[in-house]
Context: one part of a larger RNA
RNA sequence: UGACGGGGGCUCACACAAGCGGUGGAGCAUGUGGCUUAAUUCGAAGCAACGCGAAGAACCUUACCCGGGUUUGACAUGCUUGGAUGCUCUCUGGGGAUAACUCAGGGUAGCUGCCCUUCGGGGUGAAACUUGCACAGGUGUUGCAUGGCUGUCGUCAGCUCGUGCUGUGAAGUGUCGGGUUAAGUCCCUUAACGAGCGAAACCCCUAUCGCUAGUUGCCAGCGGGUCAUGCCGGGGACUCUAGCGAGACUGCCGGCGUUAAGCCGGAGGAAGGUGGGGAUGACGUCAAGUCAUCAUGGCCUUUAUGCCCGGGGAUGCACACGUGCUACAAUGGCGUGAACAGAGCGAUGCGAGACCGCGAGGUGGAGCAAAUCGCAAAAAACACGCCUCAGUUCGGAUUGGAGUCUGCAAUUCGACUCCAUGAAGCUGGAAUCGCUAGUAAUCGCGUAUCAGCUACGACGCGGUGAAUGUGUUCCUGAGCCUUGUACA
Numbered sequence: 001u002g003a004c005g006g007g008g009g010c011u012c013a014c015a016c017a018a019g020c021g022g023u024g025g026a027g028c029a030u031g032u033g034g035c036u037u038a039a040u041u042c043g044a045a046g047c048a049a050c051g052c053g054a055a056g057a058a059c060c061u062u063a064c065c066c067g068g069g070u071u072u073g074a075c076a077u078g079c080u081u082g083g084a085u086g087c088u089c090u091c092u093g094g095g096g097a098u099a100a101c102u103c104a105g106g107g108u109a110g111c112u113g114c115c116c117u118u119c120g121g122g123g124u125g126a127a128a129c130u131u132g133c134a135c136a137g138g139u140g141u142u143g144c145a146u147g148g149c150u151g152u153c154g155u156c157a158g159c160u161c162g163u164g165c166u167g168u169g170a171a172g173u174g175u176c177g178g179g180u181u182a183a184g185u186c187c188c189u190u191a192a193c194g195a196g197c198g199a200a201a202c203c204c205c206u207a208u209c210g211c212u213a214g215u216u217g218c219c220a221g222c223g224g225g226u227c228a229u230g231c232c233g234g235g236g237a238c239u240c241u242a243g244c245g246a247g248a249c250u251g252c253c254g255g256c257g258u259u260a261a262g263c264c265g266g267a268g269g270a271a272g273g274u275g276g277g278g279a280u281g282a283c284g285u286c287a288a289g290u291c292a293u294c295a296u297g298g299c300c301u302u303u304a305u306g307c308c309c310g311g312g313g314a315u316g317c318a319c320a321c322g323u324g325c326u327a328c329a330a331u332g333g334c335g336u337g338a339a340c341a342g343a344g345c346g347a348u349g350c351g352a353g354a355c356c357g358c359g360a361g362g363u364g365g366a367g368c369a370a371a372u373c374g375c376a377a378a379a380a381a382c383a384c385g386c387c388u389c390a391g392u393u394c395g396g397a398u399u400g401g402a403g404u405c406u407g408c409a410a411u412u413c414g415a416c417u418c419c420a421u422g423a424a425g426c427u428g429g430a431a432u433c434g435c436u437a438g439u440a441a442u443c444g445c446g447u448a449u450c451a452g453c454u455a456c457g458a459c460g461c462g463g464u465g466a467a468u469g470u471g472u473u474c475c476u477g478a479g480c481c482u483u484g485u486a487c488a
Stems, first nucleotide, its partner, number of pairs: 001488002003485003007482007015472002019435005026326008034317002042053002064312007073135001077134003082129001086111003089107007113124004137301002140299003146295002148290003151286001153284001158197006164173003177188003203278004208246007218235002222233003249272001252266005328428001332387006344375003349368002354363003394425001399420007441464007
């Protein structure tokens, strides 16, 4: 100087407390361990691994296993041999598993630079092919050799420097103290005076108003038309769209405070003291994670640890754990009926009306590169009716049958539909998680990946919409000051 303490003081945080809803019990989904296996590819491991890499494992992916094939190679560059042999297209046959691969034969259409040319062709040797050699290749190893990227402490308030001063020196001071703040934020004091990286601000979205603009959006007034609809003429008022501005700064008033920083209350205001949300992550810590995104040193491999193909596996199942979904019901279930969003996506695409089917879906194809057309029905809500506390009109697992769709192909191993079946489950032990407001809870909608899908996941969007706390004794983590130490 740090680190540590079942030392002290001050302070903070859904850390506790006060509340609301869960997990832990059930069924299923998903990840992991274990077991099994020819293989169940690999990585991730307290918080910070476990719906994680994977924003999509039937083949492919795919790295694993079995079998078959191949050796200058699926891919790059250079040198070299050959000679117009070449490539694309197509036909036939054999081997092989109908594959990869390989052998033999035929057809004609197209492609191919430069120079000479009598337009017949000749030369050269580019491209392509081929022979051989250098080499390619490796999801092989080392994340404890690395770059880059990322997690975490933590959006915590810290981490440092120059000059000066103090100390023999390591070092200290500044950064301490008194107030204050979300903040090393600001003020005062002061052997310190200044500065940098962080905090804040600058950026984006959102909440109010104005100006500009008015189509594909809107429709108050005027006119026309319809069973009906901004449907038409028209209009720019309103909503909205999207560009530019205004607005919030403790600016004003009162009190407290040191005449300070600031705090409390109030006015005005759409908004008040950081208005709400996002992006933004200091010096560093964990030899944290990643050699399987990529890049890369060393090592290893080179008729194989490379490459191609068929099939299988990653989906196996006495079991254990994590994360979720659906429930156990009446604040509910079912039926009927004329409510109300936002944000997205669409050309190998979204696909309307119509018709067929109980349905998944099918036929067909209007319109739409989309404020115009489509996906698209929002759902919870509301109104009416039935059920009346039961393993039930709760719950939907499992199983049988019949189908639809995607795709070369749904057996291992897809999703969905219909009929039948109708399991556990009556609110969950010890323990444990999230959340302070448009939040929790609850309800649907969309997107990426994607032929299809194991999505109940992830990321967004809106609808309905609470309770509690104004405290810091305790648990956990963190910051500052101080103290002890046989630790570095």
A computed fold for a 488-nucleotide part of an RNA from an uncultured Planctomycetales bacterium, annotated as small-subunit ribosomal RNA, 3' major domain. Model confidence (mean pLDDT): 81 of 100.